Predicted 3D model of a 1541-nucleotide RNA (small-subunit ribosomal RNA) from an uncultured bacterium. The sequence is in RNAcentral, with records from SILVA.
RNA sequence: AGAGUUUGAUUCUGGCUCAGAACGAACGCUGGCGGCGUGGAUAAGACAUGCAAGUCGAGCGGGAUUGUUCCGGUAGCAAUAUCGGAGCAGUUCAGCGGCGCAAGGGUGCGUAACACGUGGGCAAUCUGCCGAGAAGUGGGGGAUAGCUCGCCGAAAGGCGAAUUAAUACCGCAUACCACCAGGGGUGACAUCGCCCCGACGUGAAAGCCGGGUCAAACUGGCGCUUCUUGAUGGGCCCGCGGCCUAUCAGCUAGUUGGCGAGGUAAUGGCUCACCAAGGCAUUGACGGGUAGCUGGUCUCAGAGGACGACCAGCCACACUGGAACUGAGACACGGUCCAGACACCUACGGGUGGCAGCAGUCGAGAAUUUUUCUCAAUGGGGGAAACCCUGAAGGAGCGACGCCGCGUGGAGGAUGAAGGUCUUCGGAUUGUAAACUCCUGUCAUUUGAGAACAAGGAAUUAGGGAGUCACUGCCCUGGUUUUGAUAGUAUCAGAAGAGGAAGAGACGGCUAACUCUGUGCCAGCAGCCGCGGUAAUACAGAGGUCUCAAGCGUUGUUCGGAUUCAUUGGGCGUAAAGGGUGCGUAGGCUGUUCCGUAAGUCGGAUGUGAAAUCCUGGGGCUCAACCUCAGAACUGCAUUCGAUACUGCGGAGCUAGAGGACUGGAGAGGAGACUGGAAUUCACGGUGUAGCAGUGAAAUGCGUAGAUAUCGUGAGGAAGACCAGCGGCGAAGGCGGGUCUCUGGACAGUUCCUGACGCUGAUGCACGAAGGCCAGGGGAGCAAACGGGAUUAGAUACCCCGGUAGUCCUGGCAGUAAACGGUGCACGUUUGGUGUGGGAGGAUUCGACCCCUUCUGUGCCGGAGCUAACGCGUUAAACGUGCCGCCUGGGGAGUACGAUCGCAAGAUUAAAACUCAAAGAAAUUGACGGGGGCCCGCACAAGCGGUGGAGUAUGUGGCUUAAUUCGAUGCAACGCGAAGAACCUUACCUGGCCUUGACAUGCAUCUCUAAGUCGGUGAAAGCCGGCGACUGGAGCAAUCCAGAAUUUGCACAGGUGCUGCAUGGCUGUCGUCAGCUCGUGUCGUGAGAUGUUGGGUUAAGUCCCGCAACGAGCGCAACCCCUGUGAACUGUUGCCACCGGCCUUCGGGCCGAGCACUCUGUUCAGACUGCCCUGUGAAACGGGGAGGAAGGUGGGGAUGACGUCAAGUCAGCAUGGCCCUUACGGCCAGGGCUGCACACGUACUACAAUGCCCGGCACAGAAGGAACCGAAACCGCGAGGUGGAGGAAAUCACUAAAACCGGGCUCAGUUCGGAUUGGAGGCUGCAACUCGCCUCCAUGAAGCCGGAAUCGCUAGUAAUGGCGCAUCAGCUACGGCGCCGUGAAUACGUUCCCGGGCCUUGUACACACCGCCCGUCACAUCAUGGAAGUCGUUUGUAGCCGAAGUGCACGCGCUAACUCGCAAGAGAGGCAGUGCCCGACGCUAUGAGCGGUAACUGGGAUGAAGUCGUAACAAGGUAGCCGUAGGGGAACCUGCGGCUG
Repeated sequence: AGAGUUUGAUUCUGGCUCAGAACGAACGCUGGCGGCGUGGAUAAGACAUGCAAGUCGAGCGGGAUUGUUCCGGUAGCAAUAUCGGAGCAGUUCAGCGGCGCAAGGGUGCGUAACACGUGGGCAAUCUGCCGAGAAGUGGGGGAUAGCUCGCCGAAAGGCGAAUUAAUACCGCAUACCACCAGGGGUGACAUCGCCCCGACGUGAAAGCCGGGUCAAACUGGCGCUUCUUGAUGGGCCCGCGGCCUAUCAGCUAGUUGGCGAGGUAAUGGCUCACCAAGGCAUUGACGGGUAGCUGGUCUCAGAGGACGACCAGCCACACUGGAACUGAGACACGGUCCAGACACCUACGGGUGGCAGCAGUCGAGAAUUUUUCUCAAUGGGGGAAACCCUGAAGGAGCGACGCCGCGUGGAGGAUGAAGGUCUUCGGAUUGUAAACUCCUGUCAUUUGAGAACAAGGAAUUAGGGAGUCACUGCCCUGGUUUUGAUAGUAUCAGAAGAGGAAGAGACGGCUAACUCUGUGCCAGCAGCCGCGGUAAUACAGAGGUCUCAAGCGUUGUUCGGAUUCAUUGGGCGUAAAGGGUGCGUAGGCUGUUCCGUAAGUCGGAUGUGAAAUCCUGGGGCUCAACCUCAGAACUGCAUUCGAUACUGCGGAGCUAGAGGACUGGAGAGGAGACUGGAAUUCACGGUGUAGCAGUGAAAUGCGUAGAUAUCGUGAGGAAGACCAGCGGCGAAGGCGGGUCUCUGGACAGUUCCUGACGCUGAUGCACGAAGGCCAGGGGAGCAAACGGGAUUAGAUACCCCGGUAGUCCUGGCAGUAAACGGUGCACGUUUGGUGUGGGAGGAUUCGACCCCUUCUGUGCCGGAGCUAACGCGUUAAACGUGCCGCCUGGGGAGUACGAUCGCAAGAUUAAAACUCAAAGAAAUUGACGGGGGCCCGCACAAGCGGUGGAGUAUGUGGCUUAAUUCGAUGCAACGCGAAGAACCUUACCUGGCCUUGACAUGCAUCUCUAAGUCGGUGAAAGCCGGCGACUGGAGCAAUCCAGAAUUUGCACAGGUGCUGCAUGGCUGUCGUCAGCUCGUGUCGUGAGAUGUUGGGUUAAGUCCCGCAACGAGCGCAACCCCUGUGAACUGUUGCCACCGGCCUUCGGGCCGAGCACUCUGUUCAGACUGCCCUGUGAAACGGGGAGGAAGGUGGGGAUGACGUCAAGUCAGCAUGGCCCUUACGGCCAGGGCUGCACACGUACUACAAUGCCCGGCACAGAAGGAACCGAAACCGCGAGGUGGAGGAAAUCACUAAAACCGGGCUCAGUUCGGAUUGGAGGCUGCAACUCGCCUCCAUGAAGCCGGAAUCGCUAGUAAUGGCGCAUCAGCUACGGCGCCGUGAAUACGUUCCCGGGCCUUGUACACACCGCCCGUCACAUCAUGGAAGUCGUUUGUAGCCGAAGUGCACGCGCUAACUCGCAAGAGAGGCAGUGCCCGACGCUAUGAGCGGUAACUGGGAUGAAGUCGUAACAAGGUAGCCGUAGGGGAACCUGCGGCUG
């Protein structure tokens, strides 16, 4: 610091996702040790058990008990034992009393608040214990618990009587002092504070333990009382700060203030009576939701954001609600009272309890520990102290929950072992890894030693000091003894042995890391993109690798990345986003000069900003985590002193902003009234006759009752032709005949006046097209709805004929539009060019125009700059300033609910659940268009001949079958693979057989066995049996070795089994179409463009010219072959003109010679727009002409660019993978591939007279021939047979047919046509039954030129005639491939059909129009709105009841202390009790808010291949869209106005 993901690719916008860090975590797998931390986040749910607050006997009385002393009794001789009493010294129990229990500890319910934080204030306050100071501590009294007795009760407990103490309680005395009327001084926050004086009056106390001692005095310490003060800790008040919500906009009756009173430590409506009517709020009151706040923690570059565990400060709470008491302090966690819920005990009468203390239990939960040790340390309470208490605390235990540290060994070690995995079978890898050798000893284990934290305090002892009459006590110093939970722990030493100690996740990209096997859109994975449909680096397993490591992953959450709420640091023309427009309130901002002030601002100082944390530098644990010291920091707040540039405020000015005045012209600016003409329609009248109207074509409609047309007259309404213009005016909507009246604004000029009066503008107010609504008019034309006619599969549309609301006017409502420049308003700055509207000036002119300058509008082009690009560009989308509005992924949705407005339609405001990984903008390349332009092609047209009808052949589909083997399937399958299925072929079926196999290689094994031959069986294959050998080398030989063969066994063979969508190779097709690309350069952010486009031209991206391109490659063309002309050479098997010889039917033939000609073959020549004319002429090129055998690529062939179709072929061959292995392999026989209701393709033959038949007769080329071609001759009607000359071929064998000549047929199912069938034959072959071909005789079918539709062909072509060849024993060949003969017609032309090329345009397509895509309906799932009701919860209002308790009143009952009194008694005071106010729970009535549920219902989202249509994207086939209204199964259609997207 970024990355992935929208696209065919690109740039941008924009969301989603990832990599990081963190956590009080949880879950999965795994787990050696230690240190330091940390651990109920949920149910503030309920709790068994134990403990968590006591202590003081030096405050008091008593009980029990121990020891001791004394006295007495009893027993005993006595010691002694025991009982009783008294005293002393202890221990202990409950009680009275004191202090503490308000701290410590827990939790986060409530609380949006002066609760918290921060800074201030209290002149409006309190403060036990503690410190300092002053003064005092005198003298009395009456009770009461305890204890004892009695009574009640199950218990808890209670009542009564008698008796007793105090540091308990109550008077009295005293008063330095305090309070208090008043006076004085002083202060300055002046409703008073402080100081001094202060009359009358009021107000205290308690003792205990020591020393001393006979006692008293005296004295010490601890207490007690009054007062002052300090310190500490509280209380109250104020400024500022920190959550969400406006779909909460108004709230408030003690409410706001005042006077008075009460109350409090104290201010205060805190409370009450009275008076006034205030107080709060868009700077967000009131309401709702959520929440303890902070130091800080996490994250972050920072600013921010999220959080508030542990530690620390504050607050709140203690089962729930209420209340007070005591006290210095509480409205009190382990106190009290009441009410309620819950739980427990109960004798049923009544009682008891409160873990959100520490442990622990249950429950709920994904989830959170031991019912541990100790007060040794630190701290707290009590005490004079010892000491006691302390679940505070210190420790230990459990949990990898976190952070940190350590280890699981180190070095050497290559036959690179074995095993595993992969493999191209060679090897590679695991891997120095292991084994093995040599070491080390951390941790754990074991043995032994063994801490620090301990300071004090106490006891004892010694010395010193102050003080005292003296002593104790007090203070200082030293010695000795004593205090450890952790802990036999840390640590140290010894021993042994590599011995006990590694996993988790990942490996398609992001993201480091790859292979095999299994699976086969299954099982599964997945954070996003996405993997899986038979070769998955993405699933599962394995091997290997990578990353972390006692952990590793997953899940959840927070911040980051996210500049994706943008202060730092974003945007709004088209991506989301400018309000429809103006006026204007609050607010924000605001020209220029001077003076003052000092609020903001800046600087200094002071105080504060707790500690901890963070940071820096040190220090301590072996390091680290951790702990600790110091510094810095804590960016803040307050006070004070200063500065005065800027802002603010106050004052005085100025004129450049703004406004006014005057002059002037322009204008569809607005409102009202009046008025004119053209046209449509209608009415009446005239003329006139058969149509009119309408459409793509029609029909409905109108018209002989006289339309349309035409003339005249009239009525009525609406709209304003031409002028008219990217002209004008207006804020926008909008405004168009003319005149008048009223009226708004802008502009120019003059520079006279005011003197900042300005800009913007939330809420508000006003205006606001069309459509719509209400009421009243009006109504010509047009025209939603509606009716009819067409179109159509349908046509609720488009088209046509009619037609009502409406459109018009008046008054009111409504308030929306693509209300658009998709661009808020205002001001300033910044190069230009060119139009046009309005004005002024200059120059010029007689006056103007033109021209120049300038102001203000309105357009176009364009520079810088901006922009993702398109584009904008002084009328900014540039550069700046001010203010307002708005946006934050798509869908759900501008929807629901709520609210406001409206007569309604509806408008405004405006969510969520859920769902997707995109949705989008601009531009690029393609493809496509029922877009455009140009061009080509037997593409159409013009022609010729066919197919489609018939019969047959052949192929295919279908059907059939045991099998009818397989493949090819639009063009580009279908006389195709197949250049030839009777067996074979053959792959199929049935049956019989074989199993290392019909065939290859290797190893081992066997040997009377191979080849061959014979026999049996059999349909054959096969099986069974008999006979039957060798080659080479060594050796005399036996024999051995090698080879061949056989048997057996193992490896393996074999497969036309599958996958052409795993492949190679080959092929088809677009298409012999003219295209397809590259290098460098240039342009563009980029995809890309340019080149290759343009102007011409061509068959051609062929060539020329131009040009930011210049070149090049693959294609085109040419080079190659055949053919057309000529030449040279060649000269047999070809040729025969001339010459010679022979023969002759006089045509000629044969031989020789010859190579002239033809021809064979080879090599050349020739044609190149080369020449001439011409075309707007520069070129290319075109047109015409000459010459020439041939003329503009002469004709034909071969040759097929980049690519497309997952085109075809695993069955031609090859080949990966998969599958079969006594069979899916192999052999054999027979059958099938030929099967036949049918359909299609391709052909042949025909339908006849341009023909058929008969006879005669002429002229080819090319090709093949030895298991072959086969002559003559003979036989047969013929197929054919016999025969065998000649020929491995320019040598031999090979009839060409149509044509032509002559004759017949005469338009008919025929002398056309030949199918079919019968018979007789021939040939091939082992064999023609299924299932061959040919011949002859006989038979003689359909068919008389072919519907819709469709094919080929542009010249030696079509058409037509025959000939040859391959395959092949033969043949179903009428097929295929070639050859030659005869030999046409037509092309105006490019509108249309089809295909193609180039340019351009639109696009929502890119699997590319066979594309994309919309809505209803049906089904399923999900979330959600409405809803009669129903349930819960919160809360308001009005009332009822009224516990405890405070207050007030009464208090006739009861009453020790004080007063009076001799007393009785009275009084003061108190208590019970009663009443009143308030008052919790509860109850009633009635509202409101929120939530749950619900028959039914509405839309929404998603889902696989459902149904109906085709709305949108191309001119999407009626351009689309916006608003509105009506209509319709649905998308939608139509009307009106608007927009161009």

It matches the Rfam family "Bacterial small subunit ribosomal RNA".